[in-house]
RNAcentral holds the sequence, with entries from Rfam. This is a predicted structure of a 110-nucleotide RNA (SAM riboswitch aptamer (S box leader)) from Gottfriedia endophytica. The model forms 91% of the base pairs in the Rfam consensus. The prediction has a mean pLDDT of 83.

RNA sequence: UUCUUAUUCAGAGUAGGUGGAGGGAACAAGCCCGAUGAAGCCCGGCAACCGACCAUAGUCAUUUAUGGCACGGUGCUAAUUCUUGCAGCAAUUUUGCUGAAAGAUAAGGA
Numbered sequence: 001u002u003c004u005u006a007u008u009c010a011g012a013g014u015a016g017g018u019g020g021a022g023g024g025a026a027c028a029a030g031c032c033c034g035a036u037g038a039a040g041c042c043c044g045g046c047a048a049c050c051g052a053c054c055a056u057a058g059u060c061a062u063u064u065a066u067g068g069c070a071c072g073g074u075g076c077u078a079a080u081u082c083u084u085g086c087a088g089c090a091a092u093u094u095u096g097c098u099g100a101a102a103g104a105u106a107a108g109g110a
Base pairs, nucleotide, nucleotide: 001110002109003108004107005106006105007104008103013043016042017041018040022033023032024031027085028084029083030082044077045076046075049073050072051071053068054067055066056065057064058063081102086099087098088097089096090095
């Protein structure tokens, strides 16, 4: 970089520290956040995908399933992935619903 699978309306700082002006993936449109301090970094926290460990059940056994834990590897920590962009349906002139696409994260493969 690419492929497969799963998840993607939950949760996470009562003014934490540093930093200084931008940020919400990219493009377009919209709408927001930001000097009452953005991004980034550190700390704290959340979650529980993978591993470890523990419990229960099944198996002769390797091990499998479910639950727990939060030790290790990631991840996340405004707004549904902020909303729309494509397709369908309903109402009807602008909205609602569903699905996809794209993106993100994890695990595995090339």